[in-house]
């Protein structure tokens, strides 16, 4: 230096031929249940979807730059 991948809730990660009010599991918290904890059950809270500009009626999704971190490579 070329070339690819990854970036979405505190964690791990699903959603990519454009459209739903952006989700699941854990974790957090609040109730239930228990003589009590835990185990089981329900609920509530948490995201400007790595940054920036474009396309489009609509962009997590498509398309330019960049930034992070992997990976072959020379």
């Nucleotide at each position: 230096g070329g070339c690819g991948g990854u970036a979405u809730a505190g964690c791990u990660c699903a959603g990519u031929u454009g459209g739903c009010g952006a989700g699941a599991g854990c974790a957090a918290u609040c109730g239930g249940u228990u003589c009590a904890u835990a185990c089981c059950c329900g609920g509530u809270g948490g995201g400007u979807c790595g940054u920036u500009g474009g396309u489009u009626c609509g962009a997590a999704u498509c398309c330019u730059a960049c930034u992070a971190c992997c990976g072959c490579u020379a």